[in-house]
Context: one part of a larger RNA
RNA sequence: AACGAACGCUGGCGGCAGGCUUAACACAUGCAAGUCGAGCGCCCCGCAAGGGGAGCGGCAGACGGGUGAGUAACGCGUGGGAAUCUACCCAUCCCUACGGAACAACUCAGGGAAACUUGAGCUAAUACCGCAUAAUCCCAUUGGGGGAAAGAUUUAUCGUCGAUAGAUGUGCCCGCGUUUGAUUAGCUAGUUGGUGAGGUAAUGGCUCACCAAGGCGACGAUCAAUAGCUGGUCUGAGAGGAUGAUCAGCCACACUGGGACUGAGACACGGCCCAGACUCCUACGGGAGGCAGCAGUGGGGAAUAUUGGACAAUGGGCGCAAGCCUGAUCCAGCCAUGCCGCGUGAGUGAUGAAGGCCCUAGGGUUGUAAAGCUCUUUCACCGGGGAAGAUAAUGACGGUACCCGGAGAAGAAGCCCCGGCUAACUCCGUGCCAGCAGCCGCGGUAAUACGGAGGGGGCUAGCGUUGUUC
Numbered sequence: 001a002a003c004g005a006a007c008g009c010u011g012g013c014g015g016c017a018g019g020c021u022u023a024a025c026a027c028a029u030g031c032a033a034g035u036c037g038a039g040c041g042c043c044c045c046g047c048a049a050g051g052g053g054a055g056c057g058g059c060a061g062a063c064g065g066g067u068g069a070g071u072a073a074c075g076c077g078u079g080g081g082a083a084u085c086u087a088c089c090c091a092u093c094c095c096u097a098c099g100g101a102a103c104a105a106c107u108c109a110g111g112g113a114a115a116c117u118u119g120a121g122c123u124a125a126u127a128c129c130g131c132a133u134a135a136u137c138c139c140a141u142u143g144g145g146g147g148a149a150a151g152a153u154u155u156a157u158c159g160u161c162g163a164u165a166g167a168u169g170u171g172c173c174c175g176c177g178u179u180u181g182a183u184u185a186g187c188u189a190g191u192u193g194g195u196g197a198g199g200u201a202a203u204g205g206c207u208c209a210c211c212a213a214g215g216c217g218a219c220g221a222u223c224a225a226u227a228g229c230u231g232g233u234c235u236g237a238g239a240g241g242a243u244g245a246u247c248a249g250c251c252a253c254a255c256u257g258g259g260a261c262u263g264a265g266a267c268a269c270g271g272c273c274c275a276g277a278c279u280c281c282u283a284c285g286g287g288a289g290g291c292a293g294c295a296g297u298g299g300g301g302a303a304u305a306u307u308g309g310a311c312a313a314u315g316g317g318c319g320c321a322a323g324c325c326u327g328a329u330c331c332a333g334c335c336a337u338g339c340c341g342c343g344u345g346a347g348u349g350a351u352g353a354a355g356g357c358c359c360u361a362g363g364g365u366u367g368u369a370a371a372g373c374u375c376u377u378u379c380a381c382c383g384g385g386g387a388a389g390a391u392a393a394u395g396a397c398g399g400u401a402c403c404c405g406g407a408g409a410a411g412a413a414g415c416c417c418c419g420g421c422u423a424a425c426u427c428c429g430u431g432c433c434a435g436c437a438g439c440c441g442c443g444g445u446a447a448u449a450c451g452g453a454g455g456g457g458g459c460u461a462g463c464g465u466u467g468u469u470c
Stems, first nucleotide, its partner, number of pairs: 001469003005466005012342006018335002020300001025298003029295003034059003039056002042053004066253003075178007085169001089166001091164003096159001098130003106121006137146003151158002179225003186216003191213008228250004232243004255276005278289004306332001308331003314328001315326004345375004355366004379411001381406005389397001414459005419440003425454005435442002
């Protein structure tokens, strides 16, 4: 000097920030991802217009939000590379014909305590399938072979298929850099390389068969410990050292372990399956759950907030749109946790009042300090007006910020220290006791070092102490 701090004493206001560093411990409750009737059939209300409901279907739930357990690694940082894919978006080109069979919903009949589920029958589609065509495309290279689509409508349009190019995003490879330990010296059989095959969007022992016997290592392999990495942050004249809260980029994880499905994209926090631990329901047959989302609870801890408001703005998802959803976000609440600003009054006022303290008893000091007199009204308080942020409309914040008026010095100062280092001294009490203390050291009867008082010094809505870093 600094801090995501804590503790003690004290505490007026505002602005801007920050707020579980510990148990990646367990979680009651509510909310946090839906949307589309301009894809489709049905059911309900209604005279109609219209509204509502579940289902099939589409897009989105791979973003946004959280956490740092794991990871010493191409994980991250930086600079390169070739063998990749990319929904939505932009641009260009070519198409958008003909048919078919189902399954939900629904109806009927059941099973179950529930979660849910079985059988039969009916039906639509931008759901599924066949066939036709192929500008371009793919495979093979004389001619050959393969592969697509979906419609809706208010007639404005919105879509669908194939291909190319872009943009964005993603996967992969490499050089260099990236903590400690040798009281860890050898490690390695898919191991290292080749051929061929499989697999992948794609290269590759990624996987497999065969062949060879390699590969790494004192320039520290292997093992062990610790740790998310970076931009940055703190400190320092710098070099460096320490650190990685908030904000931003990347990575990893989502009760623990494993697995795939769907999909352009996941091996998926609020999806699925299996196993395990735990919790809950049960009619004992069987089921349900996952806050490291926002609040909140218990626990742990020196310690860290509201079960708030709004989608008004910004952004995201869906939708032609109106709009719906959004604990992202914007705001408000709590906390002196930090930084910054302001206030707690100003001028005048000497019989230097009273009181306190000291005294050589003369006086000195507190001290212009107070009182008194003359003023002012920042902030707070009361009354009135009242935004920008929003564009024609729509404002949670918010009757907020701000402006005007009113009253009255009125409502607003503490904390630490005073032996030296180190700014600041006397009296009383105590008597190696009680106590102080960062170091040196004070205290055993005159203690500027303990305790109190008066006085003084420092900082100030804070001041000290403790912890940690430089």

Predicted 3D model of a 470-nucleotide part of an RNA (small-subunit ribosomal RNA, 5' domain) from an uncultured prokaryote. The coordinates come from a structure-prediction model, not an experiment, and the mean pLDDT is 87. Rfam family: Bacterial small subunit ribosomal RNA. RNAcentral holds the full RNA, with entries from ENA.